This is a predicted complex of two RNAs, RNase P RNA and transfer RNA, with 438 nucleotides together. The coordinates come from a structure-prediction model, not an experiment, and the mean pLDDT is 79. Rfam match: Bacterial RNase P class A. Rfam classes the family as a ribozyme.
Parts: sequence; structure tokens; C1' cells
RNA sequence: UGAGUGGACUAGGGCGUCGCUGCUUCACCGCAGAGGAAAGUCCGGGCUCCGCAGGGCAGUGAGCCUGCUAACGGCAGGGCGGGGCGACCCGACGGAAAGUGCAACAGAGAACAAACCGCCGAUGGCUCUUCGGAGAUCAGGCAAGGGUGAAACGGUGGGGUAAGAGCCCACCGCCGGCUUGGUAACAAGGCGGGCACGGCAAACCCCUCACGGAGCAAGACCAAAUAGGCUGGCGCACUCCCGCGAGGGAGCGAGGAUCGGCCCGAUCGAGCCAGCGGGUAAGUUGCUAGAGGUGGGUGGCGACAUCCAUCCCAGAGGAAUGACGCUCCACGACAGAACCCGGCUUACCGGUCCACCACGGC
RNA sequence: GGGCCGCUAGCUCAGCUGGGAGAGCGCCGCGUUCGCAACGCGGAGGUCGUGGGUUCGAGUCCCAUGCGGUCCACCA
Repeated sequence: UGAGUGGACUAGGGCGUCGCUGCUUCACCGCAGAGGAAAGUCCGGGCUCCGCAGGGCAGUGAGCCUGCUAACGGCAGGGCGGGGCGACCCGACGGAAAGUGCAACAGAGAACAAACCGCCGAUGGCUCUUCGGAGAUCAGGCAAGGGUGAAACGGUGGGGUAAGAGCCCACCGCCGGCUUGGUAACAAGGCGGGCACGGCAAACCCCUCACGGAGCAAGACCAAAUAGGCUGGCGCACUCCCGCGAGGGAGCGAGGAUCGGCCCGAUCGAGCCAGCGGGUAAGUUGCUAGAGGUGGGUGGCGACAUCCAUCCCAGAGGAAUGACGCUCCACGACAGAACCCGGCUUACCGGUCCACCACGGC
Repeated sequence: GGGCCGCUAGCUCAGCUGGGAGAGCGCCGCGUUCGCAACGCGGAGGUCGUGGGUUCGAGUCCCAUGCGGUCCACCA
């Protein structure tokens, strides 16, 4: 110097006056009063109710390894692959020799491959012959070259051959098992095998693991009120006793109903579901002290764990966090809590600091 | 605040298991008619909300994002 890299922080400041919300006994006074994303609702957990959540099926999701954590699709460290001169960045990164399926168009051929152009025609046949051979290519051989395509059944070089070909050899790639290092993913080494096994799983699927459902408009308490209404659908089985009867009681659970996916399971003996209509109110609580903040010590590479000290930091409900005046500057972005946390993602004017990289100079 | 859907031509909608972007109405031109409507024939018109990824190939599959819609108090 850089239109280099990574990380952390900040998010207009000050004074005065008048308001708003919460706490304190009404008031006065005093104290506190939006964010790094409060957002999207994409994940995970707490909390609450429901059959108390045990098993199976279905479904959904995660998917290199090891850790961290309440948990996670998050984070930390590492492996492998790719990009960058580099600091560093990116990666849905299990399985295609369990099965099923897909590949339009083009092309000769698209998955136990294929002869369009092309090469050869050693061998057998054909023609010519100076009998040495020569020629065309009928049978046939060939995947080396061209062409098509996103993709054509290992790559490069040499040998070999009539021409060719892992046909043979060297190296690279691939497969199998071994040794060493590593907790592991994996890496390195050497051995064997001419190669058998193309792509797609963000196609179905297989393997491993995880998950019960709903959500604070959850739920709890209090008060008031009525037409405790109407319509439609499903169900009300069986046995015994009482009663003249409508009905009532008890039993049973094969069929049935209900329990928020289904079954095992539980409950039940009559109700359940949907729609229309009616009434009551927007009351109190859940509501903020928490996986909490700050500082320090210890353990760990780190995420994090643990100990000590210290602090209390919004809790509204038509929903507060504002308005005005003065002043300073670098002229102020995205944006406004609604049960609470941990993440991810997205939006964002500027500014500050730390570490590192490349190039140039001294 | 929370749950669930949708976005394809001017409008209303199809497009299912990935290979051609379509239908009806509307619009334009021609015919028919004295003229108009109706009818017949022909035609134009598309970033599939936006961005990225998987795949040879994406309206369709996956991720992110924008906009719109809808439902959710208590008593019975």
C1' cells in the first nucleotide's frame, strides 16, 4: 500500500421541561424502562395440558469422526474432497457388487453394449499371374482413430499384432486382505489381483440413530348470563333383577363407542362429532431470579465445565419506552419486547480495536 | 402471539410419479352482416413470486427469502 483474510465491539452523545409503564402504602419523592437482530418461525429445549407416554407399525427428521450441551439440523477440534500465491474459505460428506426404477433429443449403439465413417482381411474362398507373388474385399476380425452425446465399459507410454485389444509390461487409478500410527474418521507402507464394479438415492429404497400430540389464544382461578336451543351424521347389542309401563339397577366386553395417526392398551353403558343460533366477558393468574449478567481462580488445544465474589437488569394488555427546547459531532442504518431460553438464517449507514497474509521500501 | 395454505398469460385455474409450458374467458386480424352482437378461421401474449443448489435436464426435488390468504377466548 491492498475492491487482502479472520475475529471482537459499537449502534449518535449531553443538559433541561412536560408526559407514559412498573415497583414502593393513595399521593409526593426516588429507582428502572427494547435489540443485535426484539424479525423469519427454520431447528432444539424448558413450562403447561391431553390417554402419562411402555412396545410395535406408519410417518417425519438427522446422516465423515470424536467431543461439548438441557437439547439441537448448533458449536469446538480433527479427517477427507475442492478453491486461493497466501492468511484463509467452501462442502446435504452413509450405501449404486439388497432390490426396483430413470436417462428426453442426438447418435450405428445408452447398460449381461454397439460396426455409421474407419482399420485389417493373417486364415478360407474369388480374380490375375512372369508361379516369386499381386489385387479387390465375400465370409470374417477389430473398440486404436473420427463422429453423436451430459455420459460410449480404466488413463499415459512401450511391446505385440494382419489390424487391434490389459493381450503382455512399467507408472498412475481401482479392488481385496495385511502391517504400522491414530479413541475414531483416516493416513502411510508393502503384498496380491488385469480390472471384475459407469451415473442418479435433494428417485423409490436399504442401513444406523432420534422423535407421543398440541401449544401461553397452552393451562389455572373467579364472576356473570341463557333458548343449557335447533338441524344433520354415527352409536345405543346381549343376560339377570325391580316396575303394569315409560324406565331404573347389576353383570359381560365377542361386535360397538370414546380416548388426536393406527394396533397392543385404557375407559364406558350412552353418548360422540359437525354446522347454525344464543349467552358471558375481554377480570385475576401463568409473567419473569434465569441452563441469568459481570469480575476473578482452576481444568481443558477448544466448545465448555466447575468454584468464589458481586449485581437485579422492561413486564404492557387498544397494548408504556415519547414530545419539545438548547447544544456538540464523524449528521445517525436495519428495525419495536408480548411465556422464557439456546442456536441458525435474513436485514443493516457508519465507526473502533486485535491478530494474520501478499507486495514494495528502509 | 401461534397453527396451516397459496403465488403459472390481462383474469380464473390445470400441469400427478422431473424431458412439449397449457385450457376457458378476454385481446388482435380476417370472414359472415346494410351495421353490431353471436358464430367460424387464424394469431399474439409467460423472468412459472425472487435467489441459490441437486440433476445431463427443474413449474415439478431441496434450501433460503418476499408477498398474500385463512383459522385459533370462555360457557354449554